Context: one part of a larger RNA
RNA sequence: CGUUCGAAUUCUGAGGAGAUUGCUCCCUAGUACGAGAGGAUCGGGAGGAGGUAGCCUCUAGUGCACCAGUUGUUCCACCAGGAGCAUCGCUGGGUAGCUACGCUGCUAUUGUGAUAAGCGCUGAAAGCAUAUAAGCGUGAAGCCAGCUCCAAGAUGAGAAUUCGUCUGAGACCUGCGGAAGACUACCGCGUUGAUAGGCUCUAGGUGUAAGCACAGUAAUGUGUUUAGCCAAGGAGUACUAAUCGGUCGAAAG
Repeated sequence: CGUUCGAAUUCUGAGGAGAUUGCUCCCUAGUACGAGAGGAUCGGGAGGAGGUAGCCUCUAGUGCACCAGUUGUUCCACCAGGAGCAUCGCUGGGUAGCUACGCUGCUAUUGUGAUAAGCGCUGAAAGCAUAUAAGCGUGAAGCCAGCUCCAAGAUGAGAAUUCGUCUGAGACCUGCGGAAGACUACCGCGUUGAUAGGCUCUAGGUGUAAGCACAGUAAUGUGUUUAGCCAAGGAGUACUAAUCGGUCGAAAG
């Protein structure tokens, strides 16, 4: 821009893309078969492998915004307690998120669908024979459906519902944000509000703070104290910021 008024939401599916791998063991059955050795088809069941998608409950990794320990040095006048720098100084752990080595699902069932090679029925040309010439079957992990995803620029431009045309449907700008993201886009919210921050509570992490008291000459230990501190998690709460606003926007018969 088109789809012949303008919109919002939900669909149909022409068409396209993807997936559709393989093994071992058990039963049938030590059966059929075979002198024996050996040893099935068909059918049923179980479990790994590989592939693939999603997720973070468990296990594990990371987690330079969390906690603790600790070395050197500078500073906060000193002690105590802290801060900066030294690869995040080093070390031990670790929430959310992200992830696999972890968890879950699928990789399947099916089809009097059409077939390939192959195997057949009936059957002439050619009194026979012949699966083929007319006709009719059977037959594969392959094809077509079935499963997953995209999809009306499918210009053949589809359908349904609802709303609106100045008493303005809806969209955009703008603001607060996001398990969305390079930007854009997408999604949520904007006081008729829990969108983000703050605060409170809580899950969880670290591991028992400082100060004081007591014991000890002291280093240190014990009590107060499962303390103190805490990021991205959860819930609640309008304290703060989403104020007030602006622009575009649709009709011929």
RNAcentral holds the full RNA, with entries from ENA. A computed fold for a 253-nucleotide part of an RNA from a Candidatus Dojkabacteria bacterium, annotated as large-subunit ribosomal RNA, domain VI. Lineage of the source: Bacteria > Bacteria candidate phyla > Candidatus Dojkabacteria. The coordinates come from a structure-prediction model, not an experiment, and the mean pLDDT is 84. It matches the Rfam family "Bacterial large subunit ribosomal RNA". Its family is annotated with structural constituent of ribosome and ribosome in the Gene Ontology.